[in-house]
RNA sequence: GCCCGAGUAGCUCAGCUGGCGAGAGCACCGACCUCGUAAGUCGGGGGCCGCGGGUUCAAAUCCCGCCUCGGGCU
Numbered sequence: 001g002c003c004c005g006a007g008u009a010g011c012u013c014a015g016c017u018g019g020c021g022a023g024a025g026c027a028c029c030g031a032c033c034u035c036g037u038a039a040g041u042c043g044g045g046g047g048c049c050g051c052g053g054g055u056u057c058a059a060a061u062c063c064c065g066c067c068u069c070g071g072g073c074u
Stems, first nucleotide, its partner, number of pairs: 001073007010026004019057001028044005050066005
C1' cells in the first nucleotide's frame, strides 16, 4: 500500500432484503421478600447506532471519504 471483518446502553451482543415509537442478557437504581446478605419477584434509569457527507418522503440499515481495532496479502 491492497483485501476482508468488526465499531449499536457500563459490558457481551441482536437488529443491517430501508419504515413496526432502537432491543436482549448481565450490570446499575428502587420496592417486595429476609434478623441481615445473597438468590428470587416486580418496576425504573441509561444509547439519537465510530466521525463527516450523499441518496431517499424516510437511513443503525444503501453509497462515498475518514478514524479505531482484528485478520490476511505483498
Source information:
The RNA shown here (transfer RNA) has 74 nucleotides and comes from Candidatus Iainarchaeum sp. Its Rfam family is "tRNA". Its family is annotated with triplet codon-amino acid adaptor activity in the Gene Ontology. It is annotated as a transfer RNA. The coordinates come from a structure-prediction model, not an experiment, and the mean pLDDT is 83.